[in-house]
RNA sequence: AGCUCAUCCAGAGGGGCAGAGGGACACGGCCCGGUGAAGCCCCGGCAACCCUCCAGUCGGCUCUCGUCUUCGCAGGCGGGGCUCCCGGCUAGGGAAGGUGCCAAUUCCGUCUCACGGCGAGGUGCGUCGUGGGGAAGAUGAGGA
Numbered sequence: 001a002g003c004u005c006a007u008c009c010a011g012a013g014g015g016g017c018a019g020a021g022g023g024a025c026a027c028g029g030c031c032c033g034g035u036g037a038a039g040c041c042c043c044g045g046c047a048a049c050c051c052u053c054c055a056g057u058c059g060g061c062u063c064u065c066g067u068c069u070u071c072g073c074a075g076g077c078g079g080g081g082c083u084c085c086c087g088g089c090u091a092g093g094g095a096a097g098g099u100g101c102c103a104a105u106u107c108c109g110u111c112u113c114a115c116g117g118c119g120a121g122g123u124g125c126g127u128c129g130u131g132g133g134g135a136a137g138a139u140g141a142g143g144a
């Protein structure tokens, strides 16, 4: 690099160096930027993916009772227990460490579907709006 899964309308900025761009790519729009962009460094913060604690619940494992099938082993159905162990889900707490992040929803649109408005009525088409999905991207975790 590529694959799988989850998340992406919440949250969180100061300083130093630097000096003209930046908001992933393309196009369009809209923004940020000499009251200092990108980049680098220091400090701070946010969040809770990995991690961890607790509760509930479900399943597995396991024990047991009844009943049915069977010569039997065993199995089906129903009820109960469920200390420990394993896993899933839900709610809540923590933050040392590994990442990540700290303008605007991933800044918005682009592809598709539905609904509504307009183009003097229908289909179709165009355009505008709202909502859903997708694509692309980002981040984390996992595996080869």
Stems, first nucleotide, its partner, number of pairs: 003142006013043005021032003026110004044102003049098002051094003055090006062081008106136001111133009
SAM riboswitch aptamer (S box leader) from Streptomyces sp. Ru72, 144 nucleotides, folded computationally. The source organism's lineage runs through Bacteria, Bacillati, Kitasatosporales, Streptomycetaceae and Streptomyces. The RNAcentral record of the sequence draws on Rfam. The model forms 97% of the base pairs in the Rfam consensus. Rfam family: SAM riboswitch aptamer (S box leader). Rfam links the family to the GO term regulation of gene expression.